This is a predicted structure of a 580-nucleotide part of an RNA (large-subunit ribosomal RNA, domain V) from an Aeromonadales bacterium. The full RNA is in RNAcentral, with records from ENA. The coordinates come from a structure-prediction model, not an experiment, and the mean pLDDT is 85.
[in-house]
Context: one part of a larger RNA
RNA sequence: CCCGCGGCUAGACGGAAAGACCCCGUGAACCUUUACUGCAGCUUGACACUGAACUCUGGGCCUGCCUGCGCAGGAUAGGCGGGAGGCUUCGAUGCGGGGAUCCAGGUCCCCGCGGAGCCGCCCUUGAAAUACCGCCCUGGCAGCUCCGGAGUUCUAACCGCCGGCACGCAUGCCGGGGGACAGUGUCUGGCGGGAAGUUUGACUGGGGCGGUCUCCUCCCAAAGCGUAACGGAGGAGCACGAAGGUCGGCUGAUCACGGUCGGAAACCGUGAGGUCAGUGCAAUGGCAUAAGCCGGCUUUACUGCGAGGGGCACAUCCCGGGCAGUUGCGAAAGCAGGUCAUAGUGAUCCGGUGGUCCCACAUGGACGGGCCAUCGCUCAACGGAUAAAAGGUACUCUGGGGAUAACAGGCUGAUACCGCCCAAGAGUUCAUAUCGACGGCGGUGUUUGGCACCUCGAUGUCGGCUCAUCACAUCCUGGGGCUGCAGUCGGUCCCAAGGGUAUGGCUGUUCGCCAUUUAAAGUGGUACGCGAGCUGGGUUCAAAACGUCGUGAGACAGUUUGGUCCCUAUCUACCGCGGG
Numbered sequence: 001c002c003c004g005c006g007g008c009u010a011g012a013c014g015g016a017a018a019g020a021c022c023c024c025g026u027g028a029a030c031c032u033u034u035a036c037u038g039c040a041g042c043u044u045g046a047c048a049c050u051g052a053a054c055u056c057u058g059g060g061c062c063u064g065c066c067u068g069c070g071c072a073g074g075a076u077a078g079g080c081g082g083g084a085g086g087c088u089u090c091g092a093u094g095c096g097g098g099g100a101u102c103c104a105g106g107u108c109c110c111c112g113c114g115g116a117g118c119c120g121c122c123c124u125u126g127a128a129a130u131a132c133c134g135c136c137c138u139g140g141c142a143g144c145u146c147c148g149g150a151g152u153u154c155u156a157a158c159c160g161c162c163g164g165c166a167c168g169c170a171u172g173c174c175g176g177g178g179g180a181c182a183g184u185g186u187c188u189g190g191c192g193g194g195a196a197g198u199u200u201g202a203c204u205g206g207g208g209c210g211g212u213c214u215c216c217u218c219c220c221a222a223a224g225c226g227u228a229a230c231g232g233a234g235g236a237g238c239a240c241g242a243a244g245g246u247c248g249g250c251u252g253a254u255c256a257c258g259g260u261c262g263g264a265a266a267c268c269g270u271g272a273g274g275u276c277a278g279u280g281c282a283a284u285g286g287c288a289u290a291a292g293c294c295g296g297c298u299u300u301a302c303u304g305c306g307a308g309g310g311g312c313a314c315a316u317c318c319c320g321g322g323c324a325g326u327u328g329c330g331a332a333a334g335c336a337g338g339u340c341a342u343a344g345u346g347a348u349c350c351g352g353u354g355g356u357c358c359c360a361c362a363u364g365g366a367c368g369g370g371c372c373a374u375c376g377c378u379c380a381a382c383g384g385a386u387a388a389a390a391g392g393u394a395c396u397c398u399g400g401g402g403a404u405a406a407c408a409g410g411c412u413g414a415u416a417c418c419g420c421c422c423a424a425g426a427g428u429u430c431a432u433a434u435c436g437a438c439g440g441c442g443g444u445g446u447u448u449g450g451c452a453c454c455u456c457g458a459u460g461u462c463g464g465c466u467c468a469u470c471a472c473a474u475c476c477u478g479g480g481g482c483u484g485c486a487g488u489c490g491g492u493c494c495c496a497a498g499g500g501u502a503u504g505g506c507u508g509u510u511c512g513c514c515a516u517u518u519a520a521a522g523u524g525g526u527a528c529g530c531g532a533g534c535u536g537g538g539u540u541c542a543a544a545a546c547g548u549c550g551u552g553a554g555a556c557a558g559u560u561u562g563g564u565c566c567c568u569a570u571c572u573a574c575c576g577c578g579g580g
Base pairs, nucleotide, nucleotide: 001580002579003578004577005576006575007574010572011571012570014567015566022401023400024399025398027397028396029393030392031391032390035198036197037196039194041191042190043189045187046186047185048184049183051154052153053152054151055150056149057148058147059146060145062143063142064141065140066139068137078136079135080134081133082132085119086118087117094113095112096111097110098109099108100107101106158178159177161176162175163174164173165172166171201213202212203211210230214236215235216234217233218232219231237382238280239339240338244298245297246296247295248294249293250292252276254272255271256270257269258268259267278287279286281344283342284341285340302325303324304323305322308319309318310317314383327336328335329334350376351375352374353373354372355371356370358369359368408455409453410451411450412449414448416444417443418442419441420440421439425435426434462537463535464534465533467529468526469525470524471523472522475500476499477498478495479494480493481492482491483490502516503515504514505513506512543561544560545559546558547556548555549554
């Protein structure tokens, strides 16, 4: 060096299972509910099958008779109209009795006595006589008629059950029971996770929670335009009939000085100042010929168009000379199709309203539609999936992703640890024996993180056990310097990795506390070394309970009990043995 045998399991990100965790899909399934929408079921009422009698009772029409009280006023004036007369031996005023009503003052009716008068026009009043007539209103009584409602009774529809007859059952008949109810049909209002189908947004330095989603202004933006981020700052979801048009005129803020009340600041004057003011509201760009401020007259905040442009994937969007018509202001030239400009917003469908010449299912109309104008969306997730929608899953499933999290690694090194510089100060005195503020500079890759680069067709995760191996920033043992080292014991620093570096109690613990030892009971790296070596107490499936949260299904870096740890070693490495 080659070959083999027996071992061992550190590696071959070993084998097994298209990761169960996590995210994604306009995936699925179950489950929940005060998500949405229908459904069964239950229920309400109407009508039908559905008939009879009686009692009570509601409403409509008609007829007759009544009813009606603010104050003033002879007093209980319903309204309007006509009206100068009306009623009375067919029994007036009055008196007695009874009834109805009542605002307690009366009104109306009936019977009797009685025997000739009673009322109106006049005065108060918004309105004049129920003197009389007509038509009505409010509320009521009686009658006729129509439509009902409730109750009781009936039996013949209808319905069971029992008995008898024919009779195995079914069915029929008879008697008893219930009874126009029940039941059923159609329509109808309600209840309705009982069951069903679905929805339950996206962005996101993983996801969730939070925040955001359209539009305007500035910066970022690299001197055209444009340009991202969960970059830095602010605004809008309107307002105004003048705050629009035109003609004419005017010039601000602030400060100084002076001036009655009068001040820091009111108004007046002079000066400085030069737009710092003002602009309906944010910011930017503008604005003195003012776009700022004031006054006069006004409605162009017009209708029909639009050459030509800007901007732009589309759809939207923006500017616009000029022409026709009509109008306002101005002496005129002219200006005016809203506002200094840039935000103040919503496509399409569907529907409403007004107009209109258009279409009009043989024709004429109509229904309905078109066209013009206009209205109805925090469709704000703002290019708007539907008119209409929330949750749970640890019982879960599927397709995918290392496009994306949790472990480990990597990069980084804020944080952490270690060291150094400066030296204020502490150290009685004295910065540096020792400690060291305010600051500064490094190193390491052991902490907590950031990033999301290999791995989601799988890189098993804490602790323990076993077995280790390395570093040295050394715990002990060894050598040394300084000391605020007398000695004993220490402090601090330098050299040094050869060897060594506990057993118990508690806890799943690492850690830690405690007990007792020790020369010492080191700090770290090794996939927080080591599960194809063991364990499986913890964490992290399915069961169950508590507390808490939730209407609920369920949930909780809350707790609690329980809970399947597979692999016969091909190669490398290593330990032995043998052959060539």